[in-house]
c-di-GMP-I-UAU riboswitch aptamer from Paenibacillus alkalitolerans, 82 nucleotides, folded computationally. Its mean pLDDT, the model's own confidence on a scale to 100, is 87. Its Rfam family is "c-di-GMP-I-UAU riboswitch aptamer". Clan: c-di-GMP_I riboswitch clan. Rfam 15.1 lists 17 matches to the family in 17 species. On this family, see Weinberg et al., Proc Natl Acad Sci U S A 2017: "Bioinformatic analysis of riboswitch structures uncovers variant classes with altered ligand specificity". Its family is annotated with cyclic-di-GMP binding in the Gene Ontology.

RNA sequence: CACGAACAAUGCAAACCUGAUGAAAAUCAGGGACGCAAAGCCACGGGCCUAACGUUGAACUAUGGCAGCCGGGUUGCCGAAC
Repeated sequence: CACGAACAAUGCAAACCUGAUGAAAAUCAGGGACGCAAAGCCACGGGCCUAACGUUGAACUAUGGCAGCCGGGUUGCCGAAC
């Protein structure tokens, strides 16, 4: 470095509920835990979603959304086997 058993410390928070923002996807705050060793950060590639345009469909557009869909980049806790 790869890897992910155990332990310790520190964390995050799905669905759902309440409030706020937004045209929407969704986001933020509080509650709540299904899970997570990167479920920290970055929309770079693919993918999905929303809206406008178009519409048989495709395509295209957005200071659009999702990092808890996958890959990539970057930082990072612990330490057995291989």